[in-house]
The prediction has a mean pLDDT of 75. This is a predicted complex of two RNAs, RNase P RNA and transfer RNA, with 435 nucleotides together.

RNA sequence: CAGGUUGACCAGGCGGUCGCUCCGCUGCUCCGGCAGCGGGGAGGAAAGUCCGCCCUCCACAGGGCACGGUGCUGGCUAACGGCCAGGCGGGGCAACCCGACGGAAAGCGCAACAGAGAGGGGUAUUGCCCUGCGCGAGCGGGGCGAGGGUGAAACGGUGGUGUAAGAGACCACCGGCGCGGGCAGUGAUGUCCGCGGCCAGGCAAACCCCACCGGGAGCAAGGCCAAGCAGGCGCAUUGGGGCGGCCCGUCCCAUAAAAAGCGCCGGGUGUGCUGCUCGACUCCGGUUGGUAACGGCCGGGGCAGAUAGAUGAUCGCCGCCCCGCAAGGGGAACAGAAGGCGGCUUACGAGUUGACCUGAACA
RNA sequence: GCCCCCGUAGCUCAGUGGAUAGAGCAGCGGCCUCCGGAGCCGUGUGCGCGAGUUCGAGUCUCGCCGGGGGUA
Repeated sequence: CAGGUUGACCAGGCGGUCGCUCCGCUGCUCCGGCAGCGGGGAGGAAAGUCCGCCCUCCACAGGGCACGGUGCUGGCUAACGGCCAGGCGGGGCAACCCGACGGAAAGCGCAACAGAGAGGGGUAUUGCCCUGCGCGAGCGGGGCGAGGGUGAAACGGUGGUGUAAGAGACCACCGGCGCGGGCAGUGAUGUCCGCGGCCAGGCAAACCCCACCGGGAGCAAGGCCAAGCAGGCGCAUUGGGGCGGCCCGUCCCAUAAAAAGCGCCGGGUGUGCUGCUCGACUCCGGUUGGUAACGGCCGGGGCAGAUAGAUGAUCGCCGCCCCGCAAGGGGAACAGAAGGCGGCUUACGAGUUGACCUGAACA
Repeated sequence: GCCCCCGUAGCUCAGUGGAUAGAGCAGCGGCCUCCGGAGCCGUGUGCGCGAGUUCGAGUCUCGCCGGGGGUA
């Protein structure tokens, strides 16, 4: 210098003018608000709504089945499908990155086309060998499963023994699998030894099995007030309802009445108050445990709350990046709270910066 | 705001993971006709996008994009 990998940070600043929303105080008021002063006012993703929780209601949130989710190991956490560390596998020269990564000798299945044969012992087109007939080309019978060929995939590899020819048929070594054991490790796993049979293939991101987790619905949950309307139907003792897929269990209701209650259908009103923001919160500094994620203690600072939905517009100066010798010119994204929080994913600036790898040249 | 559903040709729909994805209508070309229609013959066009699983994806999984519905 070129190419690449990975981490962190920022998302312009100050001032003037004109506005918006919320809170506090003061004053005025026709009680609707208005004015003055002071203070707060979007994000790293506020987004998608994909996970996990808090919270609220369903009496409690119990058991089983079903259904759904997760799936190497250990840890972190309120919890998670998240994060950290490690193991194994894969990709890359490397830095580094990726992995739904339990089970296919429990079961039911699938494998198009090609090919002789595609799945518990299955296949023979070519080929090799023996043999019968034939002058011969060849034809018939039998044996074989190594080689060629097909395919994504063809039932271990090398060398030898053996044989008519061959073959795990047998032997040695190697690879793989299963069982048993030793050592290291919390563990996944690694490594070593022995035995076994001769190799048991792929797909579970189709069904399924195993382990673990999950009751359902959602702030338009739920509660209060006001106004308004039109009611109808269903519900009993082996009952109805909470229970929304089923069963059990449990609770509530009522004693002959559909009054209340519950469910379904229909009608009305039109966004008043609450839930509504200080909480597993976040930032900084110190200390401490841990490799880390993360946690403990101490001190200090910060934190919007709208309801048709505020957080804006404009001007000036400065800063950043790019072009240019200069004068000067150009650029600055994605996007916007709606109960709250932790994650993931997606979008995004010719923005800033650290570390590392590879290659080339020069010293 | 919250909760669901859907996406295959221009339209309406089929499509147990298997060859080159079909059907009807529509479109285009030709025949027929004086011209048009009807009829006959022929023909083109597509799995919303991107990854992954698999030998193989319209189909299975994940993430985006677009559309629709319900709910006080």